[in-house]
RNA sequence: GGCCUCAUGGUCUAGCUCGGUAUGACGUCUCCUUGACGUGGAGAAGGUCUCCGGUUCGAAUCCGGAUGGGGCCA
Numbered sequence: 001g002g003c004c005u006c007a008u009g010g011u012c013u014a015g016c017u018c019g020g021u022a023u024g025a026c027g028u029c030u031c032c033u034u035g036a037c038g039u040g041g042a043g044a045a046g047g048u049c050u051c052c053g054g055u056u057c058g059a060a061u062c063c064g065g066a067u068g069g070g071g072c073c074a
Base pairs, nucleotide, nucleotide: 001073002072003071004070005069006068007067010026011025012024020057028044029043030042031041032040050066051065052064053063054062
C1' cells in the first nucleotide's frame, strides 16, 4: 500500500440480508420478602447504535468517505 472483518446503555449481545417504537442477559437503583445478608418477586433509570456527508417521508440498517481494533497478502 491492497483486501476482508469488527465498532450498538457500565459489560456482553440481538436487530443490518429485506429501512418503519433499538432486544435480551449481567450489573446499578427503588420496593416487597428475611432478624440480617443472600436467594426469590415486582418496578425503574441508563443508548444521540464510532465519526462526517449523501439517498429517503423515514437510516443502527442503504451509498460514499474518515477514525480505531483484529486478520490476510505484498

A computed fold for a 74-nucleotide RNA from a Candidatus Woesearchaeota archaeon, annotated as transfer RNA. The organism belongs to Candidatus Woesearchaeota, within Archaea. Its Rfam family is "tRNA". It is annotated as a transfer RNA. Rfam's curators write: Transfer RNA (tRNA) molecules are approximately 80 nucleotides in length. It was read from a public genome assembly. Its mean pLDDT, the model's own confidence on a scale to 100, is 85.